Source information:
The RNA shown here (transfer RNA) has 82 nucleotides and comes from Candidatus Endomicrobiellum porotermitis. It matches the Rfam family "tRNA". It is annotated as a transfer RNA. Rfam describes the family as follows. Transfer RNA (tRNA) molecules are approximately 80 nucleotides in length. Its mean pLDDT, the model's own confidence on a scale to 100, is 80.
RNA sequence: GCGGGCGUGGCGGAAUUGGCAGACGCGUAUGGCUUAGGACCAUAUGCCGUAAGGUGUGGGGGUUCAAGUCCCUCCGCCCGCA
Numbered sequence: 001g002c003g004g005g006c007g008u009g010g011c012g013g014a015a016u017u018g019g020c021a022g023a024c025g026c027g028u029a030u031g032g033c034u035u036a037g038g039a040c041c042a043u044a045u046g047c048c049g050u051a052a053g054g055u056g057u058g059g060g061g062g063u064u065c066a067a068g069u070c071c072c073u074c075c076g077c078c079c080g081c082a
Base pairs, nucleotide, nucleotide: 001081002080003079004078005077006076007075010026011025012024019065027045028044029043030042031041032040046055047054048053058074059073060072061071062070
C1' cells in the first nucleotide's frame, strides 16, 4: 500500500428482514436472611440534571416515516496479501 472483519452501559454480551436500544449474565447499591460473613431471596442500576427534562450504539455526514442495522468518510483494534 491492497483486501476483509470488528467497535453497543462499569465488564461480558443480545437486538431475526431497518420497526420499543441495552435482553441475559457479571458487578454495584439498598433491604431481607445470619451472632457475623459467604451463599441465597427481593428491588433498583446507561449518562447529565434537585426536578422538569435532555442525551446516548467509536467521531462526522447521508438515505428513510423510522438506522446499532443501509451508504460515504475519518479514527482505533484484529486477520490476510504484498